[in-house]
């Protein structure tokens, strides 16, 4: 060069026929404990890779390009 997957919170992924952006683990706080740890509660935390089109509305559908894993040359 060509194919195919994938790019989403600090991190490991979900998400949806297009209509409020999520979970676990981490973080802060709370509560419990004589005290720590677990458990339990509540909170921050996101331009959903850039960029453009379609559309009343795009994380989602088209297109271009950027990166990552793999497969062919």
């Nucleotide at each position: 060069g060509g194919c195919u997957g994938g790019g989403u919170a600090g991190c490991u992924c979900a998400g949806u026929u297009g209509g409020c952006a999520g979970a676990g683990c981490g973080u802060g706080g709370c509560a419990c404990u004589c005290a720590u740890a677990a458990c339990g509660c509540c909170a921050a935390g996101g331009u959903c890779g850039u960029g453009g089109g379609u559309u009343c509305a795009a994380u989602c559908c088209c297109c271009a390009c950027c990166c990552c894993c793999g497969c062919c040359a």